[in-house]
Context: one part of a larger RNA
């Protein structure tokens, strides 16, 4: 180079756009570059195959002849792949009618509740643990009412529900904006799929400037526990956690399953749409069938098992990634990014 593999054993880039490049629907003519058929040149010798022949056989080893491989000429075949023209609609997109949804940006607001502030009531306690202390409180706490201020989160609806490409998204309104399903079959006519590079999005923490700070709370202080307590459990509490602008680029970024097409029993749930029929207290509701999404089991297969099973881990089929023993190490040197933390990339010596 064939060649095996990646749900848990090594191994699917966190996740999108996409250049280049590989793959590429149907029918028809043409082309004859892959493709294939003769011939013709090339094709050292040794090997490889068949003949003869040497050593007492063989092994070896002399002589012929052939085949392989590669390239180039040249005459041909044309099913299949390319190229060239031209159709066509089933893929993909567009139109047009409808729908549902915490998708995303902005501004806006609304009531619980904690926390603090002022007033009133009241009076010795509160708090908190397994037990207690620290802690707070006669300078009136806790409790209770009433008013006040500010921040962050939106009980109930909430559902194996929904939406987003993935991180993730959940009080209400309002603007602004992305995708999706469904039906219809009116419109382009292969306009696809994938995608090294590149480029963007990207929880949490973290970091720079500047605002905010109610709860909570790394670091720290304390009080307990304990043989000690650098902890687990109380009282306190700063960064951060919330905002706006810019960095970072990470994660058990998980379904530990890359995308993207077709193909292959059934059965029950749940969401969204389309048709049909019954029924209706006109609000909807049952059942039948259809397409989309999301779940549970499950025949055939698959699979060490464990399980997967039309949302494959199953039958193929096109692209990307990746994996090749355990530590050494996702480290070190190097390059590149970043303000820094640190990211990508990625080794060896030695060892089992």
């Nucleotide at each position: 180079c064939u060649g095996g593999g990646c749900g848990u054993a090594a191994a699917g880039c966190g996740c999108g756009c996409g250049c280049a490049g590989g793959u590429g629907g149907a029918c028809u003519a043409u082309u004859a570059a892959g493709u294939u058929a003769g011939c013709c040149a090339u094709g050292a010798a040794a090997g490889c195959u068949c003949c003869c022949g040497g050593c007492u056989a063989a092994a070896c080893u002399g002589g012929g002849a052939g085949a392989g491989g590669c390239u180039g000429g040249u005459u041909g075949a044309u099913a299949c792949u390319g190229g060239u023209a031209g159709u066509c609609u089933u893929g993909a997109g567009u139109g047009a009618g409808u729908g549902a949804g915490a998708g995303g940006g902005a501004a806006g607001u609304g009531g619980a509740a904690u926390u603090c502030c002022g007033c009133g009531u009241g009076u010795a306690g509160u708090g908190g643990u397994g037990a207690a202390a620290u802690g707070c409180g006669u300078a009136g706490a806790g409790a209770u009412g009433c008013g006040g201020a500010g921040g962050a989160a939106c009980a109930c609806c909430a559902g194996a529900g929904g939406c987003g490409a993935a991180g993730g998204c959940g009080g209400c309104u309002u603007c602004c904006u992305g995708g999706c399903a469904c039906u219809u079959g009116a419109c382009u006519g292969a306009c696809a799929c994938u995608g090294a590079g590149g480029c963007g999005c990207g929880a949490a923490a973290g970091c720079a400037u500047g605002g905010g700070u109610a709860g909570c709370g790394a670091a720290c202080g304390g009080g307990a526990u304990u043989a000690g307590a650098a902890a687990c459990c109380c009282c306190g509490g700063u960064a951060g956690u919330c905002c706006a602008u810019g960095c970072c680029g990470u994660a058990a970024a998980c379904g530990a399953u890359g995308u993207u097409c077709a193909c292959u029993a059934g059965u029950c749930g749940u969401u969204c749409g389309g048709a049909g029929u019954c029924c209706u207290a006109c609000g909807g509701g049952g059942c039948u069938u259809u397409g989309g999404g999301u779940g549970a089991c499950g025949a055939a297969g698959c699979a060490a098992a464990c399980g997967c099973g039309a949302u494959a881990a199953g039958u193929g089929a096109a692209c990307c990634g990746c994996c090749u023993g355990g530590g050494g190490a996702g480290u070190a040197c190097g390059g590149u990014c970043g303000c820094a933390a640190g990211g990508c990339u990625a080794a060896a010596a030695c060892u089992c």
This is a predicted structure of a 352-nucleotide part of an RNA (small-subunit ribosomal RNA, central domain) from a Chloroflexota bacterium. The full RNA is in RNAcentral, with records from ENA, RefSeq and SILVA.